[in-house]
This is a predicted structure of an 82-nucleotide RNA (c-di-GMP-I riboswitch aptamer) from an uncultured Halanaerobiales bacterium. Model confidence (mean pLDDT): 81 of 100.

This record gives sequence, structure tokens and C1' cells, in this order.
RNA sequence: AGGAGAAAAAGGCAAACCCCUCGUAAGAAGGGGACGCAAAGCUAUGGAUCUUAUUUUUUUUUAAGAUCGCCAAGCUACCAUA
Repeated sequence: AGGAGAAAAAGGCAAACCCCUCGUAAGAAGGGGACGCAAAGCUAUGGAUCUUAUUUUUUUUUAAGAUCGCCAAGCUACCAUA
């Protein structure tokens, strides 16, 4: 330095739910709260899922948006070293 995260140490983040705000919606911000997380840090890049509109007999097509705590990918990072 790289890999890995068994054992520690210092910590960090925050699911569901509730209040309030924004949004047609999916959902998001703030506060409370902890299911969990070794990248639950960042990026919508590729898939996947969801919402709205369009098309349509139905399926489908197209467009816009959402989810990084769905998967993968890229970038960055604390600790110590079985």
C1' cells in the first nucleotide's frame, strides 16, 4: 500500500411509526424515534421497482418524475490487524 472486517476502541447513520411542510402521486425536507447498517457516505451511470401523463379494445409504446436502506457500477473514507 492492497485485501478482508474475526477481535476490540472512538464514533457515525437512521427503518417502521407519529407531528408538521411540499408534491396530483410515487415520494421528499425538518423534528421525535430505533428496525438495522462496515461504507445505510456521494453519484440516478446501467438494470429493477413505483407514480403521473400519453397511446391503446386489452396488452403495449413514449415522455416526465421517484426509490442509493433493491441489485450492480464509479469515486471517496475512520479504526486496528486474528